[in-house]
Context: one part of a larger RNA
RNA sequence: CUGGGCGUAAAGGGUGCGCAGGCGGCCGUGUGUGUGAGGUGUGAAAUCCCGGAGCUUAACUCCGGAACUGCGCCUCAAACUACACGGCUAGAGCAUUGGAGAGGGAAGUGGAAUUCACGGUGUAGCAGUGAAAUGCGUAGAUAUCGUGAGGAACACCAGAGGCGAAGGCGACUUCCUGGACAAUUGCUGACGCUCAGGCACGAAAGCGUGGGGAGCAAAAGGGAUUAGAUACCCCUGUAGUCCACGCCCUAAACGGUGCAUACUAGGUUUUGGAGGAUUCGACCCCUUCAGGACCCAAGCUAACGCGUUAAGUAUGCCGCCUGAGGACUACGGCCGCAAGGCUAAAACUC
Numbered sequence: 001c002u003g004g005g006c007g008u009a010a011a012g013g014g015u016g017c018g019c020a021g022g023c024g025g026c027c028g029u030g031u032g033u034g035u036g037a038g039g040u041g042u043g044a045a046a047u048c049c050c051g052g053a054g055c056u057u058a059a060c061u062c063c064g065g066a067a068c069u070g071c072g073c074c075u076c077a078a079a080c081u082a083c084a085c086g087g088c089u090a091g092a093g094c095a096u097u098g099g100a101g102a103g104g105g106a107a108g109u110g111g112a113a114u115u116c117a118c119g120g121u122g123u124a125g126c127a128g129u130g131a132a133a134u135g136c137g138u139a140g141a142u143a144u145c146g147u148g149a150g151g152a153a154c155a156c157c158a159g160a161g162g163c164g165a166a167g168g169c170g171a172c173u174u175c176c177u178g179g180a181c182a183a184u185u186g187c188u189g190a191c192g193c194u195c196a197g198g199c200a201c202g203a204a205a206g207c208g209u210g211g212g213g214a215g216c217a218a219a220a221g222g223g224a225u226u227a228g229a230u231a232c233c234c235c236u237g238u239a240g241u242c243c244a245c246g247c248c249c250u251a252a253a254c255g256g257u258g259c260a261u262a263c264u265a266g267g268u269u270u271u272g273g274a275g276g277a278u279u280c281g282a283c284c285c286c287u288u289c290a291g292g293a294c295c296c297a298a299g300c301u302a303a304c305g306c307g308u309u310a311a312g313u314a315u316g317c318c319g320c321c322u323g324a325g326g327a328c329u330a331c332g333g334c335c336g337c338a339a340g341g342c343u344a345a346a347a348c349u350c
Stems, first nucleotide, its partner, number of pairs: 004321003007304002012318001014201004021194003025088007034080001035077008049065006091191001092188003095184004103177007110154001115149007125136002162169002206247006215241002220236004258317006266295011299306002323350003332343004
């Protein structure tokens, strides 16, 4: 160097964009970079290999051959690769028309409920549990009616439904804005795929400054339980949860399955679109494109299972794995306000 792997055994980077790099559609012409063929020069000797010879044999030594898988030069070939030029439209993109969507950002608005305040009615309980107690209540609670305040979340619709690269996104209205999809087949003409570094995004918790604070609730206090109970249960309750701006950058960030492309039986269902048939029109029905699910042929798999949304058959590119513990550690470096994050050993033990 080659050979093996990564759903669950060790192993897919949290996600995207993307420079360098790697790889790259169809046709023609040329060059001859890689490539192939022939020739030639060189590839010291020794060593290795083959044949033979000499020491009694062997090791060893000697002779001959082969080999030295390499490099240079000359001639030739032109399929593939590369380069140059020209062309194409099936990849990719643009344009036009159209509908779907909790995609993102901002502003405004709404109703139900909880809590609190004030007022009315009203009286002895309420709350809570396995049972209780702490707690609240005759200074009038709970219940009930009215008015008001404030914060947070948006019942039904709601679906194995939709959207987004992932994290994630759910009341309504308006404004700004990203992407995907279908049809038309008009335009560009390979403009593509992947991507080490890099950049951006990234749940929750946490941090900084300033606000906000209804409910919930780490910490904390109390009541129980218990042998104990630094818990599970109960009563309180502060950070936090919410907003703005700035950090943090982790996760069972999971489909535990990287991205792209092509190919390989079907069946059922669902979302969005288009076409056809039918109809007064729509539904049902047929075809097709793009998504979401379920069941299975072939094939794959250690099995479980996967199976046109592949874990099948192939190609390109990236990331990663190499016994368990030590160790998502130490040291060093980089980043961070900190918490800590990223990168990442060894001794030793089995």
This is a predicted structure of a 350-nucleotide part of an RNA (small-subunit ribosomal RNA, central domain) from a metagenome. Its Rfam family is "Bacterial small subunit ribosomal RNA". Its family is annotated with structural constituent of ribosome and ribosome in the Gene Ontology. RNAcentral holds the full RNA, with entries from SILVA.